[in-house]
RNA sequence: ACCCGAAAUGGUAAACCCUGGGAAACCAGGGGGCGCAAAACCAAUGGGCCCUGAGCGAAGUCCUGAGUGAAGUCAAAGGAUGAGUUGGAUGGGCAGCCGGUUGCCGAU
Numbered sequence: 001a002c003c004c005g006a007a008a009u010g011g012u013a014a015a016c017c018c019u020g021g022g023a024a025a026c027c028a029g030g031g032g033g034c035g036c037a038a039a040a041c042c043a044a045u046g047g048g049c050c051c052u053g054a055g056c057g058a059a060g061u062c063c064u065g066a067g068u069g070a071a072g073u074c075a076a077a078g079g080a081u082g083a084g085u086u087g088g089a090u091g092g093g094c095a096g097c098c099g100g101u102u103g104c105c106g107a108u
Stems, first nucleotide, its partner, number of pairs: 004106002011036002016031006034096001040101003046098002048094004055085002060081004067074001
């Protein structure tokens, strides 16, 4: 140092109850203790799950066109159309689901 997880120091805190926030998932505080060697941190930017429930929208084409320039058949942004998408847009949430990162102690 790595693996591993005995012991010790401690840490944390499920379900449920109360209060508050939220449309909800869920979150915060108090109580409570199922458990946890990472139950510490990380959620656009790993995967997955939950809530919400209707918008989103590739390429191409058209309109407009900042800008650059001698000019333009160049060109950002915006709008229209558009395959597709309820086997779920958009937004929100969960890390005590897997995963990533870091860390206390030191028996075997």